[in-house]
């Protein structure tokens, strides 16, 4: 000097379901509180995940399995869409040169 990886900063993108109990209400399954399930996250959020090796969304009120129930699991899926650039630091690999 070059490559790779990680972290940080800045900027940006994304989701928030299901069931039970109590309670309130305009009586519908709407709000609040507590709890169960999956998950990184189910509004602790100044959190969590992701930024193309892609979170997430669409198809989808889809198909199969399972569950107390669910966007729980699998398929669909080499599908379609989907947000980034720069700087710094650390680690590591390495060409050439210099000195001893």
């Nucleotide at each position: 000097g070059u490559g790779a990886a990680a972290a940080u900063u800045u900027a940006g993108g994304g989701g928030u379901g299901u069931c039970c109990g109590c309670u309130c209400c305009u009586c519908u399954u709407g709000g609040g509180c507590g709890g169960g399930c999956u998950g990184a996250g189910a509004u602790g959020a100044g959190a969590c995940c992701c930024u193309u090796g892609g979170a997430u969304c669409u198809g989808a009120a889809c198909c199969g399995g399972g569950u107390a129930a669910u966007g729980c699991c699998g398929g669909c899926g080499u599908a379609g869409a989907a947000a980034a650039a720069a700087a710094u630091u650390u680690u590591u690999a390495u060409a050439a040169g210099u000195u001893a």
A computed fold for a 100-nucleotide RNA, annotated as TPP riboswitch aptamer (THI element). The coordinates come from a structure-prediction model, not an experiment, and the mean pLDDT is 76. Of the family's consensus pairs, 87% are formed in the model. It was read from a public genome assembly, where an Rfam model found it.